Background
Predicted 3D model of a 72-nucleotide RNA (transfer RNA) from Stegodyphus dumicola. NCBI's taxonomy places the organism under Eukaryota, Opisthokonta, Arthropoda, Araneomorphae, Stegodyphus.

RNA sequence: GCCUUUGUAGUGCAACGGUUAGCACACUCGGCGCAUAUUAGAGAGGUCCAGGUUCGAGUCCUGGCAAGGGCA
Numbered sequence: 001g002c003c004u005u006u007g008u009a010g011u012g013c014a015a016c017g018g019u020u021a022g023c024a025c026a027c028u029c030g031g032c033g034c035a036u037a038u039u040a041g042a043g044a045g046g047u048c049c050a051g052g053u054u055c056g057a058g059u060c061c062u063g064g065c066a067a068g069g070g071c072a
Stems, first nucleotide, its partner, number of pairs: 001071007010025004018055001027043003031039001048064005
């Protein structure tokens, strides 16, 4: 340099182009409890960046950035 895969919450993962982007753990609040642990309930928190296609993009396309793999 070229090809390819991936990028979503603090972490690990879901999401047929169409509901308010979900799940587990973690975090905060909080009932019970003397308290710790366990455990109901509630809450906060996210689509790598910039364009494009579309009535509508986390999803499709282009470029960039980052990480992994392959070729030279």